[in-house]
RNA sequence: GAGUUUGAUCCUGGCUCAGGAUGAACGCUGGCGGUAUGCCUAACGCAUGCAAGUCGUACGAGAGUUUUUAACUCAAGUGGCGGACGGGUGAGUAACACGUGAGAAUUUGCCUUUAGGAGGGGGAUAACAGAGUGAAAACGCUGCUAAUACCCCAUAUGCUUUCGAGUGAAAUGGAUUUAUUCGCCUGAAGAGAAGCUCGCGGCUGAUUAGCUUGUUGGUAAGGUAAUGGCUUACCAAGGCGACGAUCAGUAUCUGGUUUGAGAGGACGAUCAGACACACUGGAACUGAGACACGGUCCAGACUCCUACGGGAGGCAGCAGUGGGGAAUUUUCCGCAAUGGGCGAAAGCCUGACGGAGCAAUACCGCGUGAGGGAUGACUGCCUAUGGGUUGUAAACCUCUUUUCUCAGGGAGGAAAUCAAUGACGUUACCUGAGGAAUAAGCAUCGGCUAACUCCGUGCCAGCAGCCGCGGUAAGACGGAGGAUGCAAGUGUUAUCCGGAAUCACUGGGCGUAAAGCGUCUGUAGGUGGCUUAACAAGUCAACUGUUAAAUCUUGAAGCUCAACUUCGAAAUCGCAGUCGAAACUGUUAGGCUAGAGUAUAGUAGGGGUAAAGGGAAUUUCCAGUGGAGCGGUGAAAUGCGUAGAGAUUGGAAAGAACACCGAUGGCGAAGGCACUUUACUGGGCUAUUACUGACACUCAGAGACGAAAGCUAGGGUAGCAAAUGGGAUUAGAUACCCCAGUAGUCCUAGCCGUAAACAAUGGAUACUAGAUGUUGGGCAGAUCGACCUGUUCAGUAUCAAAGCUAACGCGUUAAGUAUCCCGCCUGGGAAGUAUGCGCGCAAGCGUGAAACUCAAAGGAAUUGACGGGGGCCCGCACAAGCGGUGGAGCAUGUGGUUUAAUUCGACGCAACGCGCAGAACCUUACCAGCCCUUGACAUGUGGAGUUUGGUUAUCAGAGAUGAUUUCCUUCAGUUCGGCUGGCUCCAACACAGGUGCUGCAUGGCUGUCGUCAGCUCGUGUCGUGAGAUGUUGGGUUAAGUCCCGCAACGAGCGCAACCCUCAUCUUUAGUUGCCAUCAGUUCGGCUGGGCACUCUAGAGAAACUGCCUGGGAUGACCAGGAGGAAGGCGAGGAUGACGUCAAGUCCUCAUGGCCCUUAUGGGCUGGGCUACACACGUGCUACAAUGGCGGUGACAAAGGGACGCAAUAGGGCAACCUGGAGCAAAUCCCUAAAAACCGUCUCAGUUCGGAUUGUUUUCUGCAACUCGAGAGCAUGAAGUUGGAAUCGUUAGUAAUCGUAGAUCAGCAUGCUACGGUGAAUACGUUCCCGGCCCUUGUACACACCGCCCGUCACACCAUGGGAGUUGGUUUUACCCGAAGACGGUAUCCUAACCUUUUAGGAGGGAGCCGGCCACGGUGGGGUCAGCGACUGGGGUGAAGUCGUAACAAGGUAACC
Repeated sequence: GAGUUUGAUCCUGGCUCAGGAUGAACGCUGGCGGUAUGCCUAACGCAUGCAAGUCGUACGAGAGUUUUUAACUCAAGUGGCGGACGGGUGAGUAACACGUGAGAAUUUGCCUUUAGGAGGGGGAUAACAGAGUGAAAACGCUGCUAAUACCCCAUAUGCUUUCGAGUGAAAUGGAUUUAUUCGCCUGAAGAGAAGCUCGCGGCUGAUUAGCUUGUUGGUAAGGUAAUGGCUUACCAAGGCGACGAUCAGUAUCUGGUUUGAGAGGACGAUCAGACACACUGGAACUGAGACACGGUCCAGACUCCUACGGGAGGCAGCAGUGGGGAAUUUUCCGCAAUGGGCGAAAGCCUGACGGAGCAAUACCGCGUGAGGGAUGACUGCCUAUGGGUUGUAAACCUCUUUUCUCAGGGAGGAAAUCAAUGACGUUACCUGAGGAAUAAGCAUCGGCUAACUCCGUGCCAGCAGCCGCGGUAAGACGGAGGAUGCAAGUGUUAUCCGGAAUCACUGGGCGUAAAGCGUCUGUAGGUGGCUUAACAAGUCAACUGUUAAAUCUUGAAGCUCAACUUCGAAAUCGCAGUCGAAACUGUUAGGCUAGAGUAUAGUAGGGGUAAAGGGAAUUUCCAGUGGAGCGGUGAAAUGCGUAGAGAUUGGAAAGAACACCGAUGGCGAAGGCACUUUACUGGGCUAUUACUGACACUCAGAGACGAAAGCUAGGGUAGCAAAUGGGAUUAGAUACCCCAGUAGUCCUAGCCGUAAACAAUGGAUACUAGAUGUUGGGCAGAUCGACCUGUUCAGUAUCAAAGCUAACGCGUUAAGUAUCCCGCCUGGGAAGUAUGCGCGCAAGCGUGAAACUCAAAGGAAUUGACGGGGGCCCGCACAAGCGGUGGAGCAUGUGGUUUAAUUCGACGCAACGCGCAGAACCUUACCAGCCCUUGACAUGUGGAGUUUGGUUAUCAGAGAUGAUUUCCUUCAGUUCGGCUGGCUCCAACACAGGUGCUGCAUGGCUGUCGUCAGCUCGUGUCGUGAGAUGUUGGGUUAAGUCCCGCAACGAGCGCAACCCUCAUCUUUAGUUGCCAUCAGUUCGGCUGGGCACUCUAGAGAAACUGCCUGGGAUGACCAGGAGGAAGGCGAGGAUGACGUCAAGUCCUCAUGGCCCUUAUGGGCUGGGCUACACACGUGCUACAAUGGCGGUGACAAAGGGACGCAAUAGGGCAACCUGGAGCAAAUCCCUAAAAACCGUCUCAGUUCGGAUUGUUUUCUGCAACUCGAGAGCAUGAAGUUGGAAUCGUUAGUAAUCGUAGAUCAGCAUGCUACGGUGAAUACGUUCCCGGCCCUUGUACACACCGCCCGUCACACCAUGGGAGUUGGUUUUACCCGAAGACGGUAUCCUAACCUUUUAGGAGGGAGCCGGCCACGGUGGGGUCAGCGACUGGGGUGAAGUCGUAACAAGGUAACC
């Protein structure tokens, strides 16, 4: 820097990624070279070989060789030096172990320098020999012998000293040769090395708070190389610790490595310095040096040998082996170089080291070819079929040879005096020859993040670092093509740093996101006013020492470059020392008064404690009056009451709380404090001068106070009231409501110590615009005074500038600007849980995790949606009316059922007389059966035939179809050729075909909210932003309609208008229309005639709140009126904004993808879509007298008519038939309009009603059985106005009456249109439903059909408790007491010296004894871990159960 919480936004906050690194490992792949590196795990066990020897110029014997004089060689043993270095490892260790800087009380072989010395003696012993023990390892006895082995005496520069003295060395050795050399002893000094002490520095845990008895110090002694409780005795009682002792855990430390801008963080392989260790534990010996890796002794574990008696061993040296593990190499070469040991030297030894081998383990370098080469070949992949891409890539041509192979030449590394000496190494390097020859992979391609398509799969298989992909069109899975990145590598995994300012010193926060202790007092600590002087601790400056080398940085140089190496420089931020400065901090001494405090005078107050007093109300009791209910609720009931309630009057008692005043007001540190009075008492504020003179602020621990509830003891108990009982409510109701009611609430004494203890805001000080209230003081002005005005302190509130804030908001009472101190936070959950500890009588409180799990959790604000939130308004939404549905019969559609099939679709409103404006066949998509397979239809190829189209009949068959057959006609062009087109048949393919699937892949069309008034944009402005403003507000409207106002100004889609029809008039035009006037008449506008009227259909006019009155804001507009055919939108229609519902339709059509292809295609016959216990929707007809029937017979509009409408006339009871005038229609026809009117019937299942059924018929049509419509006669169901519920409707409307049309051969109660007659009601907006706008709340955004909580059941996971059990570690008491050193010693042994010569002494040794002590044993305790029947809660888990607690007033506001 990015991704990820949201519909979107800003913030907080976690998770994740991109970078770098590694002693790495794993997958796939692999050409070369250089330089490095290579058991991180089992400090697990180790076969085999090697890793420390050397010296014959220290010594004696022995052996070998020779030329047997004398040399040379070997080397067991004695002796010297070295095995304390070099090499390995990191177990232990939190320590003077390490780092750094100082220091004093020390030692030091070899080395250097220097001074001096080496005189005189002595006794042994190994080897060897002998005889033995033993399996072996090994061992003892007797005897011989040497030394540079050992001992004594003398001497002394030295050391000690009480100043008398004491103590105390040596190898006249070795070599060669005549002079040296190597040695020996004693001093002094040095170099280097080692031991010791101190300051400072570097891990975690307080759920480890007290630790310590040699402990702290002193004296004395011992001991050591040396200081020292190092050890012992005595004395004192100290020492360490909150600046973290002790304990526990972890860990070698450092130079450095890695990361980072840095500060920091992490690490401590290789190289280098230090430490520690050497199978585990203990111990000493030798030595200059060890308590000793390849030495000794003891104990233990393990392994091996054994004759079972006893012995041997220690790879954390180099190789190597087993084991462990994700994982780490050769049982190589050489001492040529460097270095080490011994030696006089030659030299010997050296798994140190130098090299090679193995490993892409890392870093660096090189290569796998270069140039040309397009009709852009082939292949692959994609495709819109045109092409694109692979791709100059290949082929092909030219060139080169780094690598590779072969051949030849060929170093440096070698330096020590000459000579000699190379493991590496037929190496590096050079030359020549050959030939593009020998050499490319891995990962990724949804975003982050560079790189895209096809196929397969179908929430499967799988992917995944985070977000997340996959449920039939996957750029995310698998494959392919292509692309991208890096490249002999590339990905993954692990770990570290970074990003992470996500522990914040640099560099964060705490009102609401995590986070201010409930409040105060105050200790340590931190911080601290003005001024003078001194000091110099901090601070600053200069210089000195040190800060190992390597590394890093830098300048050069050497390998062809680089990595790598070498040289130089710089750096090494620290520590220590010396000398200075004196501003600031500090310390000391002094002064000051502004902070703080004291005194004095006032002042307000529910501040506290105790005592006393008071009235109202409530309840109970007593008495009176009175007489039936009271009480309670949404409604009731439980309850009380004739044994007298409730009500009312009087009296008495008790307890608790204190109305009005009362307030945004007062007091208190907070909790909290309210009737009145008194006593005692704390604090504040104001004013004045005087005094003290920094006495201050904050505060870890600590202490005090601390609502309510709760606990203990004793009182008290009127009201209220957990628990509990009863009554209701409810599906249930362990609740909400009601009736009762106990703890408790009250007092006294104690405990508890917590609250949403909140202003969710720690305290102190200073500074930074104001305005307005209010409380308590002071001052000034004014006034007689009260009031008032101004000002100044201290409180308490509201608004607001700057500033701050993520925003909300805060804003002199800061959340602003600064300083000081304290507390607290670091993702959500698990969890304030477990465990430990402390407190508490208990309840519980304080402190306070982890495993596991998620990618979020959260804050503020925005837009919506929603609310059993609010406001305003509208609508046949309610109300007021009228008429229906729901009951009956039938029609029709749907569900269900049935069926071979009952084709399919439509399902709340917005499916259900819907698609269907009309299923007997057809339609038809369904079922059964029979047939066809390039197909019923289109285009193309090949071949054959015929070159046209129609038609009759026969046979088989259900038909499709098949076979045969009659007749008519001869397609277009023509080059006259079946030549071209066309047609038919055959064949194989491409293909046709599909009412098959997906309306959740789509287009188009449609429904719905809704003819609701809304939906947006540009610019500007506001806001970090999502967004807001405009569009809100005041009015008004049918309307976002208009007016006014306004940080908005404008605009668009909608509204309205423009369009059509109707209503009035004018005009034009009069046929098929009309007839007022005139004439004729067959009396019919029939004719002449006319166009006045009606009408027709063109063009116009007319209506605009234009006029008047009133209201309103002089507005928009509203009310009324006039005129007018019509008045405030005149009535009706068409017209449907942005969008919502994954709404409907793949079966109108179109279409992607999938599926079928002798069938899911096509043809035919028959059947089905018409079924029928049932349920629902929509209708028709009725139930009758506002009617039925009969009769008379007036008045419409609109439409249709040639495959047609059909008149007059005739027949039939009728449907209808015969026949056919007229009419392609203002002419003819359908066409009769019906309700109306008159008469009759008289309330009945009827002269209502017409279902059902029988029968006779009519019509259409190939065909009326399933399954059409009509007519006549007969039959005459149910039904007497319809439960809950529900629908339509505001005027030419409802209701009622008929008419026509589409579809159609026929079939209409449906649909669409038309006119006739023609009402009632609307107070109004409380309520139901739907909707617009504003506002409010929200944990919703798939948007309340939302979200979401808990128990229970199931599965899995981690975890607590748990009788116990197992193990580790540690401590304590006691027992045992190896080896060892120390101490003692009366027993035994004993060459050097002494002696008085002895059974002598000194000295030594062995043995024994003592304390110390390792391992071990017994018991107790602490701590950690494993297991554990059972048990507790927790977490997680697409569709389990029960409820509905929370989010809206969440339906009882929520919460602590």
A computed fold for a 1456-nucleotide RNA from an uncultured marine eukaryote, annotated as small-subunit ribosomal RNA. The prediction has a mean pLDDT of 84. The RNAcentral record of the sequence draws on ENA and SILVA.